[in-house]
RNA sequence: AAUUGAAAAAGGCAAACUUAUCGAAAGGUAAGGACGCAAAGCCAUGGGCCUAAAGUGAUGUGUAUAUCAUAUGGUUGCCAGGUUGCCAAU
Repeated sequence: AAUUGAAAAAGGCAAACUUAUCGAAAGGUAAGGACGCAAAGCCAUGGGCCUAAAGUGAUGUGUAUAUCAUAUGGUUGCCAGGUUGCCAAU
C1' cells in the first nucleotide's frame, strides 16, 4: 500500500418503543433503550422511497372551497458514487 472480515482485542454507533421538544406532514433533536451495524463516520451528487403546508398546474364547483399532480421538505439504518478512518488476517 492492496485485498479480505474467519477468529480475537480495544473502543464506537444505536432500530423498535417511551418521554420532552421543533415541524403542516414526512421527519429531526435531546434523554432513556438495544434490533442490529466494519464504515450504522461524513457529503442529498444519481436512482429509489416517504411527505404535500405554501406556491404552481389540472379537474370539478354551490365561487366557500375540494380532489389529483408536483419538492423547494425529508430519508445515507434503501442502493450507487465521493471522501476519511480503528483492529486483525493475508
Predicted 3D model of a 90-nucleotide RNA (c-di-GMP-I riboswitch aptamer) from Halalkalibacter akibai. The RNAcentral record of the sequence draws on Ribocentre. The prediction has a mean pLDDT of 85. The organism belongs to Halalkalibacter, within Bacteria.